Overview:
Small-subunit ribosomal RNA, 3' major domain from an uncultured prokaryote, 477 nucleotides, folded computationally. The RNAcentral record of the full RNA draws on ENA. It matches the Rfam family "Bacterial small subunit ribosomal RNA". Gene Ontology terms of the family: structural constituent of ribosome and ribosome.
[in-house]
Context: one part of a larger RNA
RNA sequence: UGACGGGGGCCCGCACAAGCGGUGGAGCAUGUGGUUUAAUUCGACGCAACGCGAAGAACCUUACCUGGGUUUGAACUGUGGUGGAAAGGGGCUGGGAAACCAGUUCCUCCUUCGGGACCGCCUCAGAGGUGCUGCAUGGCUGUCGUCAGCUCGUGUCGUGAGAUGUUGGGUUAAGUCCCGUAACGAGCGCAACCCUUACCCUUAGUUGCCAGCGGGUCGGCCGGGAACUCUAAGGGGACUGCCGGUGAUAAGCCGGAGGAAGGCGGGGAUGACGUCAAGUCCUCAUGGCCCUUAUGUCCAGGGCUACACACGUGCUACAAUGGUCGGUACAAAGGGUUGCGAGACCGCGAGGUUUAGCCAAUCCCAUAAAGCCGACCUCAGUUCGGAUUGGAGUCUGCAACUCGACUCCAUGAAGGUGGAAUCGCUAGUAAUCGCGGAUCAGCAUGCCGCGGUGAAUACGUUCCCGGGCCUUGUACA
Numbered sequence: 001u002g003a004c005g006g007g008g009g010c011c012c013g014c015a016c017a018a019g020c021g022g023u024g025g026a027g028c029a030u031g032u033g034g035u036u037u038a039a040u041u042c043g044a045c046g047c048a049a050c051g052c053g054a055a056g057a058a059c060c061u062u063a064c065c066u067g068g069g070u071u072u073g074a075a076c077u078g079u080g081g082u083g084g085a086a087a088g089g090g091g092c093u094g095g096g097a098a099a100c101c102a103g104u105u106c107c108u109c110c111u112u113c114g115g116g117a118c119c120g121c122c123u124c125a126g127a128g129g130u131g132c133u134g135c136a137u138g139g140c141u142g143u144c145g146u147c148a149g150c151u152c153g154u155g156u157c158g159u160g161a162g163a164u165g166u167u168g169g170g171u172u173a174a175g176u177c178c179c180g181u182a183a184c185g186a187g188c189g190c191a192a193c194c195c196u197u198a199c200c201c202u203u204a205g206u207u208g209c210c211a212g213c214g215g216g217u218c219g220g221c222c223g224g225g226a227a228c229u230c231u232a233a234g235g236g237g238a239c240u241g242c243c244g245g246u247g248a249u250a251a252g253c254c255g256g257a258g259g260a261a262g263g264c265g266g267g268g269a270u271g272a273c274g275u276c277a278a279g280u281c282c283u284c285a286u287g288g289c290c291c292u293u294a295u296g297u298c299c300a301g302g303g304c305u306a307c308a309c310a311c312g313u314g315c316u317a318c319a320a321u322g323g324u325c326g327g328u329a330c331a332a333a334g335g336g337u338u339g340c341g342a343g344a345c346c347g348c349g350a351g352g353u354u355u356a357g358c359c360a361a362u363c364c365c366a367u368a369a370a371g372c373c374g375a376c377c378u379c380a381g382u383u384c385g386g387a388u389u390g391g392a393g394u395c396u397g398c399a400a401c402u403c404g405a406c407u408c409c410a411u412g413a414a415g416g417u418g419g420a421a422u423c424g425c426u427a428g429u430a431a432u433c434g435c436g437g438a439u440c441a442g443c444a445u446g447c448c449g450c451g452g453u454g455a456a457u458a459c460g461u462u463c464c465c466g467g468g469c470c471u472u473g474u475a476c477a
Base pairs, nucleotide, nucleotide: 001477002476003474004473005472007471008470009469010468011467012466013465015461016460019425020424021423022422023421026316027315028314029313030312031311032310033309034307035306042053043052064302065301066300067299068298069297070296077125078124080122081121082120083119084118088107089106090105091104092103093102094101095100109116110115128291129290131289132288133287137285138284139280140279141278142276144274149188150187151186152185153184154183155164156163157162168179169178170177194268195267196266197265199236200235201234202233203232204231205230209225210224213223214222215221239262242256243255244254245253246252318418322377323376324375325374326373327372328371334365335364336363339358340357343354344353345352346351384415389410390409391408392407393406394405395404431453432452433451434450435449436448437447
């Protein structure tokens, strides 16, 4: 100087408390451990591994296993030799699971005629490796933590390590600002500048809008309008600016006015010096080591989907604030041409047939659902719950046996609110309801977004956890 303390002081954070809803019990989904297996590819392991890499394993992917091929190789650059009217594409025959092997046939370059591009074979230098080492590395990422810290120049003090500044009194979300001060300044962080949301104005008016006017087949449909909504570009607006109180007359704090918004308005992006030899050699790059008729490469099939069990994360429930049936409202944000697909017809349905429109503020996906109105059920393992199983189908795809999703009929399991323990959340939040997208042929209870309905509680900081500053002790560095 740090680190540590079941030392002290001050202060924060859904850290506790106060509340609301869960997990832990059930069934299923998914990841992991374990076990099994020819293989169940590999990585990730307290927080910060475990719906994680994987924004989607039937083949492919695929790295694993079994078997069958291949050896200058599937792709790349060059050397020497040799052969060929080329390279490439299509067809046929035989073997084969395919890869591939053997045979045959058709089409078709430039040229200064030496040859060149290109290809086959032989050879060499080299290719190739998701092989090892993340404890050799770059890059990227997680985490403490959006915590308020981390440092430097000069000066001063100290023999020196170092100190001071950065401590102190207030204040703040903040090393934020003010005052004081052997310090004076400065840098990286904080804040602001950026995006979005909330209000207003200007500009613009189609594909969007419809107040007034006219028409109407009744749908902004038509004429028309440029007001409104909206769209998207530019601006305004909030700064403790004003008033009162308080405070050291400071920084600020409390209350009020006006205002769409008030003291950082809400949300996002943004992550200092560093820590964890944290993670990643399987994104990529790369040192070293290793393999080179194999640890490379091609193919078929299998596996990654196994199942006595254990754990994590979720979905659906256990019902009446509910379930079922009928009727009836109101979104936002997205996606669409090998695509979205209206309408009509067929099918109980998944879906099928036909095809209008749309490269989309125009057309389509697309009925939002909870809600509201009415009816039934009357507390029961039930008109709750839907697992499991049998049968019949639909769709995608070369192909759904291992191993897809969905539909219909039948079947109807566990489950009556979950022990010890444990998680999230402070407001348009939790809870609850549906909708969209990426990946994607197909496959979503996961992930990323969108809106609808919409709470309760916070006395307080003694305690648990994490963190910041000052101080103290130390046989630790």